[in-house]
Context: one part of a larger RNA
RNA sequence: UGACGGGGGCCUGCACAAGCGGUGGAGUAUGUGGCUUAAUUCGAUGCAACGCGAAGAACCUUACCUGGCCUUGACAUGCAGGGGACCGGGUGUGAAAGCACCCUUCUCUUCGGAGUCGCUGCACAGGUGCUGCAUGGCUGUCGUCAGCUCGUGUCGUGAGAUGUUGGGUUAAGUCCCGCAACGAGCGCAACCCCUAUGUUCAGUUGCCACUCCUGCUAGCGCGGGAAGCACUCUGGACAGACUGCCUUGUGUUAACGAGGAGGAAGGUGGGGAUGACGUCAAGUCAGUAUGGCCCUUACGGCCAGGGCUGCACACGUACUACAAUGCCCGGCACAACGGGAAGCCAAGUCGCAAGGCUGAGCAAAUCCCUUAAAACCGGGCCCAGUUCGGAUUGUCGGCUGCAAUUCGCCGGCAUGAAGGUGGAAUCGCUAGUAAUGGCGCAUCAGCUACGGCGCCGUGAAUACGUUCCCAGGCCUUGUACA
Numbered sequence: 001u002g003a004c005g006g007g008g009g010c011c012u013g014c015a016c017a018a019g020c021g022g023u024g025g026a027g028u029a030u031g032u033g034g035c036u037u038a039a040u041u042c043g044a045u046g047c048a049a050c051g052c053g054a055a056g057a058a059c060c061u062u063a064c065c066u067g068g069c070c071u072u073g074a075c076a077u078g079c080a081g082g083g084g085a086c087c088g089g090g091u092g093u094g095a096a097a098g099c100a101c102c103c104u105u106c107u108c109u110u111c112g113g114a115g116u117c118g119c120u121g122c123a124c125a126g127g128u129g130c131u132g133c134a135u136g137g138c139u140g141u142c143g144u145c146a147g148c149u150c151g152u153g154u155c156g157u158g159a160g161a162u163g164u165u166g167g168g169u170u171a172a173g174u175c176c177c178g179c180a181a182c183g184a185g186c187g188c189a190a191c192c193c194c195u196a197u198g199u200u201c202a203g204u205u206g207c208c209a210c211u212c213c214u215g216c217u218a219g220c221g222c223g224g225g226a227a228g229c230a231c232u233c234u235g236g237a238c239a240g241a242c243u244g245c246c247u248u249g250u251g252u253u254a255a256c257g258a259g260g261a262g263g264a265a266g267g268u269g270g271g272g273a274u275g276a277c278g279u280c281a282a283g284u285c286a287g288u289a290u291g292g293c294c295c296u297u298a299c300g301g302c303c304a305g306g307g308c309u310g311c312a313c314a315c316g317u318a319c320u321a322c323a324a325u326g327c328c329c330g331g332c333a334c335a336a337c338g339g340g341a342a343g344c345c346a347a348g349u350c351g352c353a354a355g356g357c358u359g360a361g362c363a364a365a366u367c368c369c370u371u372a373a374a375a376c377c378g379g380g381c382c383c384a385g386u387u388c389g390g391a392u393u394g395u396c397g398g399c400u401g402c403a404a405u406u407c408g409c410c411g412g413c414a415u416g417a418a419g420g421u422g423g424a425a426u427c428g429c430u431a432g433u434a435a436u437g438g439c440g441c442a443u444c445a446g447c448u449a450c451g452g453c454g455c456c457g458u459g460a461a462u463a464c465g466u467u468c469c470c471a472g473g474c475c476u477u478g479u480a481c482a
Base pairs, nucleotide, nucleotide: 001482002481003479004478005477007476008475009474010473011472012471013470015466016465019429020428021427022426023425026320027319028318029317030316031315032314033313034311035310042053043052064306065305066304067303068302069301070300073124077123078122079121080120081119082117088103089102090101091100092099093098106115107114108113126295127294129293130292131291135289137284138283139282140280142278147186148185149184150183151182152181153162154161155160166177167176168175192272193271194270195269197239198238199237200236201235202234203233206229207228211226212225213224214223215222216221242266245260246259247258248257249256322422326381327380328379329378330377331376338369339368340367343362344361348357349356350355388419393414394413395412396411397410398409399408435458436457437456438455439454440453441452
């Protein structure tokens, strides 16, 4: 100087407390351990591994296993020899790859050759083989915590200290005051994006208040068109918030705190992006790059089939439930983000349905996905293992795809398991949040998506407080630790 303490002081955080909903019990999905296996490829392992790499394992992917094959090689560059160019087409064998064979067959030229090819040979290729404790790059984490340092000066023999401590204050090393310090840098904040209000400009594919035309109707009204850009909306520019104004304080005439006015918004308005010096020899040699080591008729390459989906069991993360604030049936209302050409697919039609047929429009503010669902209205159920719950199983179908047996998803009928709110323990959340309801997208032929990332609808409760648990910051103290 640090680190540590079941030392002290001050402070912060969904850390506790106050609340709401879960997990732990059940079934299933998914990941992991273990076991099994010819193989169940590899990595990730307290927080910070375990719906993680994987934003898509039937083949492919694929790295694993078994078997069949290739050896200058699937791929790059170069050299030498060679050739009846290469490419292409076909036959046999075979599971395919491969092997064997057949057919067809040059272009340019300055006449030296060049292009192209693969047969032979040689340099070499190739390796998801090892080392993340040789590395780059990227990432996680403490932590969006408020810290981490430097120059000069001063103090100290020196390691070092000071500044950065102190008194206040803040979300903040934020600011003020004081001070042997005076300044500065990386962080904080601001600048950036989205969102909340208004003005202005623009008006199609968006909008329909007024006006005109027109169809239906007894009427109210509903629909279409023109004209128009008022409104909504879209998207460009700008305004707006700054403790600016007022009051107030046991405030240091400070920083600041508390209250108020006006305002769409008030004290960082809400959300995002943004992650200091460093820590964990943290993670990644399997994204790629890369040193070293290792393999070279194999640890390289091609192919078929299998495996990654195995199942006594254990754990994590989720979904669905156990019902009446519910379930079922009918009616009926209101979104936003997005996506679409080997695509999205209207209308019509067939089918109980999944879906099929046919087919309009749309490279899209125009057409389609696209009827949002919970909500609301009416009816049924009457507290039961039930009209709850849907696992499992049988059977018949549909779709994708060369192919659904291992091993896909979906529909119909039948079957109708556990489960009656979950022990010890444990997690999330402070507001448009939790909870709850649906919708979209990436990957993608299809899909094991209940995952991930977004969007909108409905929409709470509680916080006295900081004694305690956990993590962290500042000062101080002890130490046989570094």
A computed fold for a 482-nucleotide part of an RNA from a hydrothermal vent metagenome, annotated as small-subunit ribosomal RNA, 3' major domain. Its mean pLDDT, the model's own confidence on a scale to 100, is 83. The RNAcentral record of the full RNA draws on SILVA.